The part of an RNA shown here (large-subunit ribosomal RNA, domain I) has 534 nucleotides and comes from Bacteroidetes bacterium B1(2017).
The full RNA is in RNAcentral, with records from ENA and SILVA.
NCBI's taxonomy places the organism under Bacteria, Pseudomonadati, Bacteroidota.
Context: one part of a larger RNA
RNA sequence: GGCGUAUGGGGGAUGCCUAGGCUCUCAGAGGCGAUGAAGGACGUGAUAAGCUGCGAAAAGCUGCGGGGAUUGGCACAUACGAAUUGAUCCGCAGAUAUCCGAAUGGGGCAACCCAAUGCAUUGAAGAUGCAUUACACCGAUAGGUGAGCAAACCCGCUGAACUGAAACAUCUAAGUAGGCGGAGGAGAAGAAAACAAAAGUGAUUCCGUAAGUAGUGGCGAGCGAACGCGGAAAAGCCCAAACCAGUGCUGUUACGGCAGUGCUGGGGUUGUAGGACCACGACGUUCUAUGUAAACUGAACUGGAACUACCUGGAAAGGUAGGCGAAACAAGGUGAUAGCCCUGUACAGGUAAGGAAUAUAAUAGAUAGUGGUAUCCUGAGUAGGGCGGGGCACGUGAAACCCUGUCUGAAUCUGGCGGGACCAUCCGCUAAGGCUAAAUACUCCUGAGAGACCGAUAGUGAACCAGUACUGUGAAGGAAAGGUGAAAAGAACCGUGAAUAACGGAGUGAAAUAGAUCCUGAAACCAUACGCCU
Numbered sequence: 001g002g003c004g005u006a007u008g009g010g011g012g013a014u015g016c017c018u019a020g021g022c023u024c025u026c027a028g029a030g031g032c033g034a035u036g037a038a039g040g041a042c043g044u045g046a047u048a049a050g051c052u053g054c055g056a057a058a059a060g061c062u063g064c065g066g067g068g069a070u071u072g073g074c075a076c077a078u079a080c081g082a083a084u085u086g087a088u089c090c091g092c093a094g095a096u097a098u099c100c101g102a103a104u105g106g107g108g109c110a111a112c113c114c115a116a117u118g119c120a121u122u123g124a125a126g127a128u129g130c131a132u133u134a135c136a137c138c139g140a141u142a143g144g145u146g147a148g149c150a151a152a153c154c155c156g157c158u159g160a161a162c163u164g165a166a167a168c169a170u171c172u173a174a175g176u177a178g179g180c181g182g183a184g185g186a187g188a189a190g191a192a193a194a195c196a197a198a199a200g201u202g203a204u205u206c207c208g209u210a211a212g213u214a215g216u217g218g219c220g221a222g223c224g225a226a227c228g229c230g231g232a233a234a235a236g237c238c239c240a241a242a243c244c245a246g247u248g249c250u251g252u253u254a255c256g257g258c259a260g261u262g263c264u265g266g267g268g269u270u271g272u273a274g275g276a277c278c279a280c281g282a283c284g285u286u287c288u289a290u291g292u293a294a295a296c297u298g299a300a301c302u303g304g305a306a307c308u309a310c311c312u313g314g315a316a317a318g319g320u321a322g323g324c325g326a327a328a329c330a331a332g333g334u335g336a337u338a339g340c341c342c343u344g345u346a347c348a349g350g351u352a353a354g355g356a357a358u359a360u361a362a363u364a365g366a367u368a369g370u371g372g373u374a375u376c377c378u379g380a381g382u383a384g385g386g387c388g389g390g391g392c393a394c395g396u397g398a399a400a401c402c403c404u405g406u407c408u409g410a411a412u413c414u415g416g417c418g419g420g421a422c423c424a425u426c427c428g429c430u431a432a433g434g435c436u437a438a439a440u441a442c443u444c445c446u447g448a449g450a451g452a453c454c455g456a457u458a459g460u461g462a463a464c465c466a467g468u469a470c471u472g473u474g475a476a477g478g479a480a481a482g483g484u485g486a487a488a489a490g491a492a493c494c495g496u497g498a499a500u501a502a503c504g505g506a507g508u509g510a511a512a513u514a515g516a517u518c519c520u521g522a523a524a525c526c527a528u529a530c531g532c533c534u
Base pairs, nucleotide, nucleotide: 001533002532003531004530005529006528007527008526009525015519016483017482020454021453022451023450024449025448026447027446028445029443030442031149032148039100040099041098042055043054044053046078050074051073061094062093063092064091065090066089070082071081072080105114106113107112115133116132117131118130119129120128121127135146136145137144138143153184154182155181156180157179158178164171168218194201195200205232206231207230208229209228215223216222236435237434238433239379243266244265245264246263247262248261249260250259251258252257271413273378274377275376276375277372278371279370280369286366287365288364289363290362291360292359293358296355297354301349302348303347307322308321309320310319311318323340324339325329331343332342333341384408385407386406387405388404389403390402391401394420415430416429417428418427419426470477471476490518493505494504495503496502
C1' cells in the first nucleotide's frame, strides 16, 4: 500500500406519514367603494421582536340568541386577574374604526406639511377640539349621481411579430398576443326589407350532424361555410308618424281669427298590409306592480342506539370466547387495526335576522272586435350609385349581400327590398327607431363532497411567518427549509473540566444508536481493530 471482516463517523437516499397542493362535481355567491373600498403605514398586550386580531372605545365595547366550566390568540414561563350574579367560546345585529390610499380644503418626496369658514375652550392669542370646504354632470335652491379596485367570462375600438409556405412579397400566424374603453351576474344577439324553391319554414342563442362536404386559395401553404335534419330552451313587445286636445313662442290680421313651430297628454305600431278617418258594437277578459296575511325555508345549537372477559404487549382498537345496535358499518380521534370508548353519522328537533310558494280588499298600470276605402300616415342626406377600403368560408373574381372615408342621390303602397352578375316571370319580406327572460360562457370567493391525482428535488413559487430571504437603479427575478416521544415524562443529582462547552455516571421511557443537528438512516467519503498478501 492492497484486499477482506467487524465497529464507528459522515451524509440524508429509501420506506412510512401529512399539516399543503392539483383536478373536478353539486349547491351558493357573483361584487366592494365618497356611510371613504381594495391595499397599506403607524399603533394596540402586565411583557423585546414577529405573526394573528383589533383601532386612541385598539387580542377589544353593546344588545339578542346559543352554551355550561373553565379562561386571559400563536405561546408551553412568571406575575396579576376574570368566571354558575353564567365568563371564555359560537351565531346574528350594532358601536368604535388613527393616518395614507379614488383621496376629495390646498400642497406633497404616500402614511406628512399648511389653511379658510362656523361653533366651543374665552374676554384675548401665532394654541387646542368638533364640523364643513375637490372636480365633472343633473337639478331653480335644497340635494343627487359619478370616480377607484377586482380572477376569468362578455361587447366595442385599436392591433403586431416570430412562425408556416421547407427561401419570400399575395397568403398564413390572426383579428391571435398586446393596448384602450364599457357592462353584468352573465354579456352579446333577437322578433324577418329572413330562409327556401314549385314544397314549405317561421325571433335569437347553444349542442350534435350536414362536413373537412360546397367552395375559396402564389388553386401553394392553407382557409373553410350554409340549406336541411336531430336536440336544449322557448316569449314576445314598445315608440316615431297620420288624427285629437292642452299650452308656450313667432308671423300676419279686416282684431273675429288664420298660419308656422316647440313641449305635454291621448291615439297608434303592420305585409292576408296596417293605422288615422267614418259607421257599428262592447265597458268586459287576463296580467303586472305596491301593500297585507302567510304554509314553508332559514344561524349558532339540542337529542341521538349498541361490549365485556381472558391472552400477547409499554399501551389493545389485535387474538380467543361469548354478546349487542343498526333509518346510524360516512369519517376522524383515542398509547397497534374500534359499528357498540370520544367527536360524530342516519334520523328527529329548534328559532332570530333574512327569504318566501300561495291568497287577496284597495290603488296604479297594461291588454280586445266588425265593416267601409275618397283623403292622410307608415322612420331621408336614408336606400341606391361612382371612387377607395373593410366584413362575409369567398384573396376582385361572373361577385350578389353587409359596413363606410369621399363625391352624389330616389320612390312614397299603382310604393320599396331580396331570392349570389344582370333581365323577365314567380316567390318571400316590409329597411333607414327601440326593448326583451331561458337554453350559453366563466370562477377571485363560500359550503358539502369526490379522485386507477402528488406525497416534501413531487404537488402551487410557497405543507414551515413565501412572493419571504436574497439579486437588480428599475421593470422584474426569486429560493432553501416538514417528522423526538403515546405522553416532555425534554435528562433532578454526582463526577472530570476554566466552563453556561463536552463527556462519564445516575434517572425517565417500550426504546436514548428516540437526547432536541432528535423516525427509518442507503451510497460516496473518512477512521479504528483484526486477518491475509506485497